[in-house]
Predicted 3D model of a 345-nucleotide RNA (Bacterial RNase P class A) from a Gammaproteobacteria bacterium. Rfam family: Bacterial RNase P class A. Gene Ontology terms of the family: ribonuclease P activity, tRNA processing and dimeric ribonuclease P complex. It is annotated as a ribozyme. Its mean pLDDT, the model's own confidence on a scale to 100, is 76.
RNA sequence: GGAGUCAGCCAGGCAAUCGCUGUCGCACCGGUUGCGGCAGAGGAAAGUCCGGGCUCCACAGGGCAGGGCGCCAGGUAACCCCUGGGCGGCGCGAGCCGACGGCAAGUGCAACAGAAAAUAUACCGCCGGACAUCUGUCCGGUAAGGGUGAAAUGGUGCGGUAAGAGCGCACCGCGUGGCUGGCAACAGACACGGCAGGGUAAACCCCGCCUGGAGCAAGGCCAAAUAAGGGGGCGAUAAUGUGGCCCGCAUUGUUCCCGGGUAGGCUGCUAGAGGUGUACGGCGACGUACAUCCCAGAUGAAUGAUUGUCCAGGACAGAACCCGGCUUACCGGCUGACUCCCUGU
Repeated sequence: GGAGUCAGCCAGGCAAUCGCUGUCGCACCGGUUGCGGCAGAGGAAAGUCCGGGCUCCACAGGGCAGGGCGCCAGGUAACCCCUGGGCGGCGCGAGCCGACGGCAAGUGCAACAGAAAAUAUACCGCCGGACAUCUGUCCGGUAAGGGUGAAAUGGUGCGGUAAGAGCGCACCGCGUGGCUGGCAACAGACACGGCAGGGUAAACCCCGCCUGGAGCAAGGCCAAAUAAGGGGGCGAUAAUGUGGCCCGCAUUGUUCCCGGGUAGGCUGCUAGAGGUGUACGGCGACGUACAUCCCAGAUGAAUGAUUGUCCAGGACAGAACCCGGCUUACCGGCUGACUCCCUGU
């Protein structure tokens, strides 16, 4: 100097004028207006994919099916999230990714090609024997060489053989065993065994752990209006009770169709598993203690317009009960650490 990897931060600032929403105060007046102070969309508010808080069913539950997760140990309110480690894969590396239990419980699947994809076999070939003498036929042995295929029945080398083959040996691989290290997943060395068709569970399945439902349009309160509305089914051997089925428990009605009325107001609604700072503990996620701050609550839906200036450029894009994650979109900038390459000293 160049190229990368990981992490953090910003998302226009300042001033003026007019305008909007909430809250507080004052005046005016009895809920209208005026004035003033303070505050007023995001890193994803998005997707509605997970997990909860909260509310109701309801203080009767239990089981099955169903669903979710799937290496180990931690964090957390909890999770399919996060952190660290193991194993596997990618990258020269910093690092990144993993749908990561089990195929020796069973059942499936793998087109075509190929002799053969399973109870394995022999297309070309190699070797031996017989016949024959044209270059073939038959019998036996073989799976080392070649071909097909994504994948061909452990791999490489040596020996051995008629030719070969774990047939034997060495190493690797695989299986079993205990020993050592580690909380563990696992790893290492050693010993024994010639040892068998492999792949696939993001195939069905088996195993282990977890798991009520519905949702702020939940729920609660007030006001008002309507048509003493009409007609059926089941009915205690029944019906109903917030996904399905069974058992149990509780209650006494329950359900369908036609028709009519109301869709108003208040609340839930924002002080929180909250933010920030410091210290301590921890590899880390995070936890503890102290201090400090209050940071939107709209309801057909609030922050817009103009001017000046600074600047680094305005992308993706607007809260609707709240919070923790994941995923997706995204212009431009700043900071730190680390890796690789080139050059110079």